[in-house]
RNA sequence: AAACGGCAAACCGUCGGGAACGGCGGGGCGCAAAGCCACGGGCCCCACGGCUCAACGAGCCAGGGCGGCCGAGCUGCCGAA
Numbered sequence: 001a002a003a004c005g006g007c008a009a010a011c012c013g014u015c016g017g018g019a020a021c022g023g024c025g026g027g028g029c030g031c032a033a034a035g036c037c038a039c040g041g042g043c044c045c046c047a048c049g050g051c052u053c054a055a056c057g058a059g060c061c062a063g064g065g066c067g068g069c070c071g072a073g074c075u076g077c078c079g080a081a
Base pairs, nucleotide, nucleotide: 006031007030011026012025013024014023015022016021029068035074036073039071040070041069042066043065044064045063049061050060051059052058053057
C1' cells in the first nucleotide's frame, strides 16, 4: 500500500442536568489512536455555596463540562513491495 474491521460530527427522537453537556436509538461530517486519562495549557457553563463591588447585576473562588482544542502519561489492530 491493501484488506478484515473499528469509532461517529451536525441534525432528529427520547431520557438525565439549572446550564455547559451527557446516556440510549437513528444518522454520518470526519477520524490511524476520534482508545483510556482532567496532570499542564485552552475553551464552555456557573442553579445552589463563599467573597468582593452601590449591586434586580458583574467579577473572583469553589463546583461542573469538553479527550472530536493542544500537550504530557498509559494502552493498542492489520501491515505488501
The RNA shown here (c-di-GMP-I riboswitch aptamer) has 81 nucleotides and comes from a soil metagenome. Its Rfam family is "c-di-GMP-I riboswitch aptamer". About the family: GEMM was predicted in a large-scale screen for bacterial structured RNA regulatory elements. The model forms 95% of the base pairs in the Rfam consensus. RNAcentral holds the sequence, with entries from MGnify.